[in-house]
RNA sequence: GCCUCAGUAGCUCAGCUGGUAGAGCACUGGAUUUGUAAUCCAGCGGUCGGGGGUUCAAUUCCCUCCUGGGGCUCCA
Numbered sequence: 001g002c003c004u005c006a007g008u009a010g011c012u013c014a015g016c017u018g019g020u021a022g023a024g025c026a027c028u029g030g031a032u033u034u035g036u037a038a039u040c041c042a043g044c045g046g047u048c049g050g051g052g053g054u055u056c057a058a059u060u061c062c063c064u065c066c067u068g069g070g071g072c073u074c075c076a
Stems, first nucleotide, its partner, number of pairs: 001072007010025004019056001027043005049065005
């Protein structure tokens, strides 16, 4: 340099043919317990990597850039 996969909540990850963004864990509050853990209930938490384009409407489609994983090439 080229190809390919990925980037979504604090962490690990879903998200179907474009139509109001979700789960588990963590965290906070409550119930239970003599108390803690466990369990149960509720809550909090998102510029969907950045920018641009298409569209009535984009996490989703297109272009470009950034970051990370894997592969290929690297000569006289």